[in-house]
Molecule: transfer RNA
Organism: Racocetra fulgida
RNA sequence: GCGAGUGUAGUUGAGUGGUAAAAUGCUGGGCUGCCAGCCCAGGGACGCGGGUUCGAGUCCCGUC
Numbered sequence: 001g002c003g004a005g006u007g008u009a010g011u012u013g014a015g016u017g018g019u020a021a022a023a024u025g026c027u028g029g030g031c032u033g034c035c036a037g038c039c040c041a042g043g044g045a046c047g048c049g050g051g052u053u054c055g056a057g058u059c060c061c062g063u064c
Stems, first nucleotide, its partner, number of pairs: 007064001010024003018054001026042006047063005
C1' cells in the first nucleotide's frame, strides 16, 4: 500500500428494512437475626459523519 472481518447496556451477546431481545452486573423493595441465596420492580446500548428509503442496528459511501 491492497484485501477481508469485527464494532449493539459496565461485561457477554441475539436481532429477515418495520416496537432494539436475553444473561450477568447495578439500583430499590420483600423473605432472613446477619450474610449468601431466592422473589418482585426499575434504570441503562446500535463507534462517528453522511446517503438511499415512508421507515436503517440492518443497505451504500466516508471516517476512526